Predicted 3D model of a 501-nucleotide part of an RNA (small-subunit ribosomal RNA, 5' domain) from Candidatus Paceibacter normanii SCGC AAA255-P19. The organism belongs to Candidatus Paceibacter normanii, within Bacteria. Its Rfam family is "Bacterial small subunit ribosomal RNA".
Context: one part of a larger RNA
RNA sequence: GGAUGAACGCUGGCGGCGUGGAUCAGGCAUGCAAGUCGAGCGAGCCGCCUCCGCAAGGAGGCGAGCGAGCGGCAAACGGGUUAGUAACACGUGGGUUACAUACCGCUAAGACAGGGACAACUAGCCGAAAGGUUAGCUAAUCCCUGAUAGUCCCUCACGGGUAAAGCUUGCCUUCGGGUAGGCGCUUAGCGAUUGGCCCGCGGCCUAUCAGCUAGUUGGUGGGGUAACGGCCCACCAAGGCGAUGACGGGUAGGCGGUGUGAGAGCACGAUCGCCAACACUGGCACUGCGAUACGGGCCAGACUCCUACGGGAGGCUGCAGUCGAGAAUAUUGGUCAAUGGGGGAAACCCUGAACCAGCGACGCCGCGUGCUUGAAGAAGCCCUUCGGGGUGUAAAGAGCUUUUCUAGGGGAGGAAUCUUCGGAUGACAGUACCCUAGGAAUAAGGGGGUGCAAAUUCUGUGCCAGCAGCCGCGGUAAUACAGAACCCCCGAGCGUUAUCC
Numbered sequence: 001g002g003a004u005g006a007a008c009g010c011u012g013g014c015g016g017c018g019u020g021g022a023u024c025a026g027g028c029a030u031g032c033a034a035g036u037c038g039a040g041c042g043a044g045c046c047g048c049c050u051c052c053g054c055a056a057g058g059a060g061g062c063g064a065g066c067g068a069g070c071g072g073c074a075a076a077c078g079g080g081u082u083a084g085u086a087a088c089a090c091g092u093g094g095g096u097u098a099c100a101u102a103c104c105g106c107u108a109a110g111a112c113a114g115g116g117a118c119a120a121c122u123a124g125c126c127g128a129a130a131g132g133u134u135a136g137c138u139a140a141u142c143c144c145u146g147a148u149a150g151u152c153c154c155u156c157a158c159g160g161g162u163a164a165a166g167c168u169u170g171c172c173u174u175c176g177g178g179u180a181g182g183c184g185c186u187u188a189g190c191g192a193u194u195g196g197c198c199c200g201c202g203g204c205c206u207a208u209c210a211g212c213u214a215g216u217u218g219g220u221g222g223g224g225u226a227a228c229g230g231c232c233c234a235c236c237a238a239g240g241c242g243a244u245g246a247c248g249g250g251u252a253g254g255c256g257g258u259g260u261g262a263g264a265g266c267a268c269g270a271u272c273g274c275c276a277a278c279a280c281u282g283g284c285a286c287u288g289c290g291a292u293a294c295g296g297g298c299c300a301g302a303c304u305c306c307u308a309c310g311g312g313a314g315g316c317u318g319c320a321g322u323c324g325a326g327a328a329u330a331u332u333g334g335u336c337a338a339u340g341g342g343g344g345a346a347a348c349c350c351u352g353a354a355c356c357a358g359c360g361a362c363g364c365c366g367c368g369u370g371c372u373u374g375a376a377g378a379a380g381c382c383c384u385u386c387g388g389g390g391u392g393u394a395a396a397g398a399g400c401u402u403u404u405c406u407a408g409g410g411g412a413g414g415a416a417u418c419u420u421c422g423g424a425u426g427a428c429a430g431u432a433c434c435c436u437a438g439g440a441a442u443a444a445g446g447g448g449g450u451g452c453a454a455a456u457u458c459u460g461u462g463c464c465a466g467c468a469g470c471c472g473c474g475g476u477a478a479u480a481c482a483g484a485a486c487c488c489c490c491g492a493g494c495g496u497u498a499u500c501c
Base pairs, nucleotide, nucleotide: 001501002500003499004498006497007496008495009494010493013367014366015365016364017363018362019360020359026323027322028321030320031319032318035073036072037071040070041069044066045065046063047062048061049060050059051058052057080278081277082276090202091201092200093199094198095197096196099195100194104191105190106189107188108187109186110185112146113145114144115143116142121136122135123134124133125132126131152161153160154159166183167182168181169180170179171178172177204250205249206248211241212240213239216238217237218236219235220234221233222232223231253275254274255273256272257268258267259266260265280301281300282299283298284297303314304313305312306311331357333356334355335354339353340351341350342349343348370400371399372398373397380391381390382389383388405438406437407436408435409434410433414428417424418423445490446489447488448487449486451470452469456485457484458483459482460481466473467472
């Protein structure tokens, strides 16, 4: 000198774009953050219509209706954090004849015949609650059996084995259904995408850590997995690693990158992107294409809360917000308008992802706080050799402008999509921007002045009070303390502290 997710002091007009819990991965009140589908299913409620009925009510039909249940898909994404991890975790380059892949695209074939259960519901019982239990009824794209079976699986071969589900729109209808289309279903193959596993190489400190190792190293056989493998097990052998640093200890998420530097390098890894790991602590599996699952489950533990003392409930390292600790880090905001995601045939619903707004000079960038004129030069203040000099065209005064400001008027793009084809849809926002009016009007400070290092005098003080980054200043004329005047530097900032180059 440059830099920062900064903090502190003094000061502070505006805008754009960024950025903001680095410490206690400490504890959390409250709200929201993952649902959706009635074109998979049965029942209920509500509304309307028709029929029966005096009425109560009953039967049937209709519905972009309502809230539960069964079922499907999603919930493994998106969002957070950096605790752990020195490791195939990451980066890079390969391998997989040792593998998987829901949804999506393509190709081919198929979808036949039967049966069953459990919710909801009804009735009863237990419990303070959370919730549970018994009996009975029922539908399906729920579950099961049989058939069919090749380009699938096992097998050298013969041979053997394995599948399915319907719903809806239009038209026709003898009201049973048929037919065309759409969405689905099953099997096989290819693709696409995403992942699992393995390997070479690469990137911290420490030898005041020198020896480490029993599933340890290898083999045989088996189990397990989507898959290779001591991954696991039985048996057998005695191996394996290490100064090219094993083992141990410390520290740490890695990378793209960021800062600095002429570069080499050094330091760092906030925001954004990729990967990993974690989700109160530890362990476990279930479901599923995918999890050993942040807002699923079980067990144990600590903690908090409720309780009728028998027993229960909870997990903000999601978005806000709160307490604590700290030098220190924001709103319990708006909208799904756009982009993206989930569900749905669609309309649409959900989305604290996202887009916006709010707060903070935290950073970068831009703008302004006026412009011209105006005396050999007012006043005030300071210095003085008392003649004068400085502040200084500075002010006042005169003329001008209106960025900004205030008020008024106009006012977007961002919109594609949806649709009953008429039309409807913008949170931001009456914002940006444009026009008009008014009036210099609303807007300057901070640090420094011995040397390093740009900028000097006076007064006060008298080794005191104080200053200080270093050398050092101050003990009666202090350019170094304090005040004033003047000057220097930067400027909505300026200094200080901390850290890196």